This is a predicted structure of a 112-nucleotide RNA (c-di-GMP-I riboswitch aptamer) from a Blastocatellia bacterium. The sequence was found by an Rfam model in a public genome assembly. The coordinates come from a structure-prediction model, not an experiment, and the mean pLDDT is 79.
């Protein structure tokens, strides 16, 4: 220094769930509390996964103002095109996961 966890020491992290707090959620902190872990430290650089409250953008409906067109005595009614408003999908935007891979930095013990 480089690989590798059979074995040894002395310590370390804490999943589900309980709860309390933060958040739209995804999760994230504190406390109990252990399935697991030799990096289950740290770090969102690549890939994935996850969440949609706010913002952009694109669909779908459905309302409301205007406009043309057809009908009709007229109120009106039916299409269409433009604006605004709601609801809904989707995408980005933004968030999150380091106990899902990888890569970076740091690092205990014991073999080789």
């Nucleotide at each position: 220094u480089u690989c590798u966890g059979c074995u040894c020491a002395g310590a370390g992290c804490a999943a589900a769930c309980u709860u309390c707090g933060g958040g739209a959620a995804a999760c994230c902190g504190g406390a109990g509390g252990a399935c697991g872990c030799a990096g289950a430290a740290c770090u969102g650089c690549g890939g994935g996964g996850c969440u949609c409250a706010g913002g952009c953008c694109a669909g779908u409906u459905u309302u409301a103002a205007u406009c043309g067109a057809a009908c009709g005595g007229g109120g009106g009614c039916u299409c269409g095109a433009u604006u605004g408003g709601g609801a809904u999908u989707g995408g980005u935007u933004a968030g999150c996961c380091a106990g899902c891979c990888g890569g970076g930095u740091c690092g205990c013990c014991a073999g080789a």

Taxonomically the source falls in Blastocatellia (Bacteria, Pseudomonadati, Acidobacteriota).